Predicted 3D model of a 1485-nucleotide RNA (small-subunit ribosomal RNA) from an uncultured prokaryote.
RNA sequence: AGAGUUUGAUCCUGUCUCAGGAUGAACGCUAGCGGGAGGCUUAACACAUGCAAGUCGAGGGGUAACGAUUCCUUCGGAUAGAUGACGACCGGCGAACGGGGGUGCGUAACGCGUAUGCUACCUACCUUUAACAGGGGGAUAGCCCGAAGAAAUUCGGAUUAAUACCUCAUAACACUUUGAUGUGGCAUGAGGUUUAAAAUUAAAGCGCCGGCGGUUUGAGAUGGGCAUGCGUGACAUUAGCUAGUUGGUAAGGUAACGGCUUACCAAGGCAACGAUGUCUAGGGGUUCUGAGAGGAUGAUCCCCCACACUGGUACUGAGACACGGACCAGACUCCUACGGGAGGCAGCAGUGAGGAAUAUUGGUCAAUGGGCGCAAGCCUGAACCAGCCAUCCCGCGUGUAGGAAGACUGCCCUAUGGGUUGUAAACUACUUUUAUAAAGGAAGAAACCCUUCUACACGUAGAAGGCUGACUGUUCUUUAAGAAUAAGCACCGGCUAACUCCGUGCCAGCAGCCGCGGUAAUACGGAGGGUGCAAGCGUUAUCCGGAUUUAUUGGGUUUAAAGGGUGCGCAGGCGGACUAAUAAGUCAGUGGUGAAAUCUCAUGGCUCAACUGUAGAACAGCCAUUGAUACUGAGUUUCUUGAAUUUGAUUGAGGUAGGCGGAAUGAGAAGUGUAGCGGUGAAAUGCGUAGAUAUUUCUCAGAACACCAAUUGCGAAGGCAGCUUACUAAGUCAAUAUUGACGCUGAUGGACGAAAGCGUGGGGAGCGAACAGGAUUAGAUACCCUGGUAGUCCACGCCGUAAACGAUGAUUACUCGUUGUUGGUGAUACACAAUCAGCGACUGAGCGAAAGCAUUAAGUAAUCCACCUGGGGAGUACGAUCGCAAGAUUGAAACUCAAAGGAAUUGACGGGGGCCCGCACAAGCGGAGGAACAUGUGGUUUAAUUCGAUGAUACGCGAGGAACCUUACCUGGGCUUAAAUGUAGAAGGACAGAUCGGGAAACUGAUUUUUCUUCGGACUUUUUACAAGGUGGCUGCAUGGUUGUCGUCAGCUCGUGCCGUGAGGUGUCGGGUUAAGUCCCAUAACGAGCGCAACCCCUAUCCUUAGUUGCUAGCAGGUAAUGCUGAGGACUCUAAGGAAACUGCCCGUGUAAACGGAGAGGAAGGUGGGGAUGACGUCAAAUCAUCACGGCCCUUACGUCCUGGGCUACACACGUGCUACAAUGGCCGGUACAGAGGGCAGCUACCAUGUGAAUGGAUGCAAAUCUCAAAAGCCGGUCUCAGUUCGGAUCGGAGUCUGCAACUCGACUCCGUGAAGCUGGAAUCGCUAGUAAUCGUGAACCAGCCAUGUCACGGUGAAUACGUUCCCGGGCCUUGUACACACCGCCCGUCAAGCCAUGGAAGCUGGGGGUGCCUGAAGUCAGUUACCGCAAGGAGCUGCCUAGGGUAAAACUGGUAACUGGGGCUAAGUCGUAACAAGGUAGCC
Repeated sequence: AGAGUUUGAUCCUGUCUCAGGAUGAACGCUAGCGGGAGGCUUAACACAUGCAAGUCGAGGGGUAACGAUUCCUUCGGAUAGAUGACGACCGGCGAACGGGGGUGCGUAACGCGUAUGCUACCUACCUUUAACAGGGGGAUAGCCCGAAGAAAUUCGGAUUAAUACCUCAUAACACUUUGAUGUGGCAUGAGGUUUAAAAUUAAAGCGCCGGCGGUUUGAGAUGGGCAUGCGUGACAUUAGCUAGUUGGUAAGGUAACGGCUUACCAAGGCAACGAUGUCUAGGGGUUCUGAGAGGAUGAUCCCCCACACUGGUACUGAGACACGGACCAGACUCCUACGGGAGGCAGCAGUGAGGAAUAUUGGUCAAUGGGCGCAAGCCUGAACCAGCCAUCCCGCGUGUAGGAAGACUGCCCUAUGGGUUGUAAACUACUUUUAUAAAGGAAGAAACCCUUCUACACGUAGAAGGCUGACUGUUCUUUAAGAAUAAGCACCGGCUAACUCCGUGCCAGCAGCCGCGGUAAUACGGAGGGUGCAAGCGUUAUCCGGAUUUAUUGGGUUUAAAGGGUGCGCAGGCGGACUAAUAAGUCAGUGGUGAAAUCUCAUGGCUCAACUGUAGAACAGCCAUUGAUACUGAGUUUCUUGAAUUUGAUUGAGGUAGGCGGAAUGAGAAGUGUAGCGGUGAAAUGCGUAGAUAUUUCUCAGAACACCAAUUGCGAAGGCAGCUUACUAAGUCAAUAUUGACGCUGAUGGACGAAAGCGUGGGGAGCGAACAGGAUUAGAUACCCUGGUAGUCCACGCCGUAAACGAUGAUUACUCGUUGUUGGUGAUACACAAUCAGCGACUGAGCGAAAGCAUUAAGUAAUCCACCUGGGGAGUACGAUCGCAAGAUUGAAACUCAAAGGAAUUGACGGGGGCCCGCACAAGCGGAGGAACAUGUGGUUUAAUUCGAUGAUACGCGAGGAACCUUACCUGGGCUUAAAUGUAGAAGGACAGAUCGGGAAACUGAUUUUUCUUCGGACUUUUUACAAGGUGGCUGCAUGGUUGUCGUCAGCUCGUGCCGUGAGGUGUCGGGUUAAGUCCCAUAACGAGCGCAACCCCUAUCCUUAGUUGCUAGCAGGUAAUGCUGAGGACUCUAAGGAAACUGCCCGUGUAAACGGAGAGGAAGGUGGGGAUGACGUCAAAUCAUCACGGCCCUUACGUCCUGGGCUACACACGUGCUACAAUGGCCGGUACAGAGGGCAGCUACCAUGUGAAUGGAUGCAAAUCUCAAAAGCCGGUCUCAGUUCGGAUCGGAGUCUGCAACUCGACUCCGUGAAGCUGGAAUCGCUAGUAAUCGUGAACCAGCCAUGUCACGGUGAAUACGUUCCCGGGCCUUGUACACACCGCCCGUCAAGCCAUGGAAGCUGGGGGUGCCUGAAGUCAGUUACCGCAAGGAGCUGCCUAGGGUAAAACUGGUAACUGGGGCUAAGUCGUAACAAGGUAGCC
């Protein structure tokens, strides 16, 4: 110090989350020792038991117990209070705690903190000062006797003492009153000083003779009381509160001031600088965190306060309204003889309860303190110690060194081997902290006191010695033995240090956020390994930090949340220039205070540290005082530039009221006129023969003001438009003069404020919510059409809101330019430039996340106001105010999500736009969709109908050959190493074959036959063991390879540079051009790559070379005929190599690229035609069944062999084809012309036989030689429009061929049979030239073939293209976007289901507080003749007040609730499709 998380990516805004520190903690796992701390945060809930406050006999009367003495001793009894000692009693002090202990209920307060004041006060014990202590008196407790009662306790009688009580005396410097006198104080003061007079009031003794006490007085110290300034929570959805209230006078009361109390008088006092009310809470020093400012906190320790079961009350006392005192009331608990009594752990332990959770019913007064006492001493749960607890902090240890065969095990891997665990272990040497055992053994102790001594004032001071330790046989020291006694926890996807295997398979689970898990999980669980910390480690909770995410330091408001709709204006805040004075703010010095502890620095003590001692600094503050005077303030003197006023001119849809006008529309009347009008995408409703629409004239009505008109003008905003009149407001300019800061802003307030809406009364032409009808539609409560009410208009009154927007508050100052325009001024001026005030456009610096803003700022500064703090819930609920209502203003929470959002970028998309292309449409030709059949698919069926392919891009596809085989599927029967290989061992000489039996076969059983040899072995078989295997099982979403498609579309990128914060852009865009990102021009780009094109092959022309098996012109020979033969290379052809085409030439257009010209030439002309060739990528496209391969799975089976069956099924649906429906045809006869291929288990001439498929012979050919081997066409004949001489399915019969075998299930032939079908609905396919159409031919696979398929080959050979509006697909540019899985996207609302929190609500039930009335304990105070007392005084009674109780009506605030409202959340529900693109009616307020 930052990081993760919104997006495809980016920048920004903004929330959430994490890393750090901390804790009186708790929980989980684990645990060796020591030191120092800490330990009921919850029920101020209830408490058994013990202890926590006593002491003094040197105050007293005394003597119950003990001791003493004594008697007798059997229990025991007796004696004396002179003495030790002392229960109970009287009395003193303490019990009110500078040392107490506990708790935090209450309290928002002079409670606390800080600083002052008391001239308005008190203070026992202590110190000091001064003075004094003489008489008298009567009681009472105890003891004794008696009585009541269960007890607690109480009553009566007799008797008694005091340092108890009363009284008299003495007395002031005390106190009171009245004078006089100075003096101080801000002031009130009976201030204080010095005096005079008068009145009042004291005492106690004890004694060890040293003394200790007593009374009065002054002072001090200490402690307290009171008052005041300032500071010290939340809520305004709490705005008004207050009758002793505020003040005065008088009196009372108090230690003391005071409405503290009472009477009377006055009517005040507090409050937006937050009164009152409600809720919460002890405050501070501190503690935690933070760089700080701050934020949070108030355990332990210290200070203050409050409280003591709850509430009230006083008594005593120096001090209390009293934790271990009293009285009363209440609740609760206990005892009871039922009459009545007792109690108060928020003291220390401890118990129960509550709770996640917090300790021993311990020891000692040794030390430090406290109370009492002369003292010894007693008491002390204060305190000091110990016990329990890893609760925290600190320290130590669990060994150290060497040790590689890098051991074994484990784990992992690319597995003959390597890595890791790991110098780790073993092993060798060493050490002994700690633990254990043994021995020694502290400091804390010095006093008081005792003894002795010294000094002198003779009871004080000093010195020496002695006595005293709970902790504790503890700390510590030494010795002994021996590595011996001692390591865990969390984590390992990113943030965040640390990685692999196995298991699991959106399951189980994890998770702080993002998120992981659906068969290869570094994220779940386990293991190995690693990382971090370590006697601890993690989790949870809470606080601060990070968070500049409430911003004083230190934020914002055009679009992200956020400028009020706009003026005016009270308070408040801020404010021009000059002068002199003041000193409130401000600044400086000084003094006081700021407790200690804490923090911090230095230095000591525990072996170090934690801890702790000492000293210093600090503690930002407050108070006082002295000074300074720039700035601000308050007051003073001036000024004119801010502001305002005056005069003149001028501008405008500024406002209000009145008058007038024409066009249009509608209506009424009348005329002309006839069948339609109107409306729409198309229609219909509607109007019209009762005469519409149209047209002409007249009349009437209401509303709005065309053109001018504009980027214009005016106004604070809303808003304002025909012309004119009146009234009125404002701005601007020019000029001088006047006032003299009069200014700016502006919470609350008050005014104005579009449209719609409301009230009352008018008005009502057009338009037009609601409504009605007609259409559209699946529906159409809409969009469209026909009507139409409220309203729109006027007057008056409400409402008070709008995307009331420039989404930009007002004011002032400053800061580059260009240009247009409105009003004014200057000027003779229509030129021109200047100036002031507006309204606009563009562009710099600067700013901004960017878009953009840019003198009309969103720039640079200043002042004031308003507003914001994640999204949703929600501008909702409740409350309050306003309103007739509608509603407006103010304005939450629970709950829920991890985002919501802004700007820009790249894509994709659009029922956006522009440009362009393609058999895309159009123009044509021919099909398919209807029929039958073939084939493939779906579906169904089945034992099985094996598997895959499924929009385009599956469906005559994998398959270019399913009868068996293939074959993967099914039935049944077998086999378990069956095919290949190696090693080792053993056995045998065979194995194989042959024959026979069983069997469907596989297989099995039986019989038979039987090697070579150089004896080493070879070969072979069987068997065993080991290794290696086998699989058409799964995953194409783990993969390689291959392929389809967009698409043969023209695109896809890179380097450097430049632009941008960045994603990205530029280049690749623009203007032309092209088939083309093809080329040219322009250009912050310049170049380059993959694609395009070209290079390759075939084909079209020619040339050269070469001529066999090809060819044959000329020559020669020959035949019935044929290049048949000699011969030839001319031609064709064959197959090698060349040439040729490049917009090269011409004309035109054009800068160029290029285009046009039926141009020339040429076989071919603008890529000549065709093929091969397929960029970056897309579709998790297809294929694990071609092949290869990771992982998983099976192992007498999911392997393998065999038989038979199936893949060929068949109500049906679809795709692709074939054949047809006929005369451009069918049939019969004759006749002609290809190319490319194939051929030896083959093709076969020719001959014969058969109607034929074919068969029997026979010959040629491993092929330019032989052979398979053409059809449409042409010539002739016939049929004559019909289900036919068309069509051939189906079926019957007979055959041929292949093959082991044609039943399921082959092809072909012949005879017979002769189905549907007469040109095919919606919709749809192919093709632009040697193409479509049509006609045959060949080949692969193959025994044969279901081929009408596929791949090739040639023959014959068209029509049409105006063109790019539309459909489909594509390319480029641009635009919008809420899409990015990218429109097959996103997304809204109702309804239905579940869950959650919440509002309303009849009612039910709590709580605290206030008010009225009634009652009223204890008690103080006041009063009091009767009773008691010598007296002081007391009892009793009366009155006031009050805690509590009762009652009444309201208010506030909770809980709960039938029913009800909306809201949120939830993989796959329903209905529609509102928004995002022109979202299909632009959207929104």